[in-house]
Molecule: transfer RNA
Organism: uncultured Patescibacteria group bacterium
C1' cells in the first nucleotide's frame, strides 16, 4: 500500500429500514437474625465521527478514525 472483519448501556453481545433490547455489573424492594443466593422493580445509550439516500437510518451508500486478521 491492497483486501476483509469489528465498533450499540460500565462489561459481553443481540437488533440488518418503522418505539434501541438482553445477560452480567450498579441501585431499591421481598425474603433472612445477618450476609450470600433466589425473585421483583429502577436507572443507565449523541448506536465510533461526518456527510448522503429515504416520509423515516443502529440498519443502505460514501469518506474518515480506532482495533483485529490476511496479502504484498
Nucleotide at each position: 500500500g491492497c483486501c476483509g472483519g469489528a465498533g450499540u448501556a460500565a462489561c459481553u453481545c443481540a437488533g440488518c429500514g418503522g418505539u434501541a433490547g438482553a445477560g452480567u455489573a450498579g441501585c431499591g424492594g421481598u425474603u433472612u437474625c445477618g450476609u450470600a443466593a433466589a425473585c421483583c422493580g429502577c436507572a443507565g445509550g449523541u448506536c465510533g465521527u461526518g456527510a448522503g439516500u429515504u416520509c423515516g437510518a443502529a440498519u443502505c451508500u460514501c469518506a474518515c478514525c480506532u482495533c483485529c486478521g490476511g496479502c504484498u